The RNA shown here (FMN riboswitch aptamer (RFN element)) has 148 nucleotides and comes from Aquiluna sp. Its Rfam family is "FMN riboswitch aptamer (RFN element)". The literature on the family includes a 2002 paper in Nucleic Acids Res by Vitreschak et al., "Regulation of riboflavin biosynthesis and transport genes in bacteria by transcriptional and translational attenuation". Lineage of the source: Bacteria > Actinomycetota > Microbacteriaceae > Luna cluster > Aquiluna. It was read from a public genome assembly, where an Rfam model found it. The prediction has a mean pLDDT of 77. Of the family's consensus pairs, 100% are formed in the model.
RNA sequence: ACAGUUCUUCGGGGUCAGUGAAAAUCUGAGCCGGCGGUUAAAGUCCGCGACCCGACCGGAAACAUCGCAACCAGCGGUGCAGUUUCUGUCGGUUGACUUGGUGAAAUUCCAAGACCGACGGUUAAAGUCCGGAUGGUAGAAGAACUUG
Numbered sequence: 001a002c003a004g005u006u007c008u009u010c011g012g013g014g015u016c017a018g019u020g021a022a023a024a025u026c027u028g029a030g031c032c033g034g035c036g037g038u039u040a041a042a043g044u045c046c047g048c049g050a051c052c053c054g055a056c057c058g059g060a061a062a063c064a065u066c067g068c069a070a071c072c073a074g075c076g077g078u079g080c081a082g083u084u085u086c087u088g089u090c091g092g093u094u095g096a097c098u099u100g101g102u103g104a105a106a107u108u109c110c111a112a113g114a115c116c117g118a119c120g121g122u123u124a125a126a127g128u129c130c131g132g133a134u135g136g137u138a139g140a141a142g143a144a145c146u147u148g
Base pairs, nucleotide, nucleotide: 003146004145005144006143007142008141009140010139015029016028017027018026030128031127032117033116034048035047036046037045043115044114052092053091054090055089056088058087059086060085061084062083063082064078065077066076067075068074097113098112099111100110101109119131120130121129
């Protein structure tokens, strides 16, 4: 220094006014931008993650069902049929950019003008409020051990 294993920590931002009975949801004006990659720094390029759907009819739990038990509780068996939840693997779905400049190189920088934003909830329609979420994850950093 590289690789492997284990562990620890970290791991998403953003609002005011007007109208109205009611809006942080409408209208106007603002504001925000996860992770890896890239000849050079990216919300818009390439890929990943979050959300949602499906398959395997995978794994676990509960219900279920059978037995013991007067009943319940409890314990044990079964996984045939069915339901729900969690979880693993795989697959699908999942939004949006142009022009000019500089340069060896930029849809990434500079200038200008655009565009996009899961699901559920709500006295009224949400990227920005509340919730699932004190969750999960792409990943990042560090430590220990082992091998070469």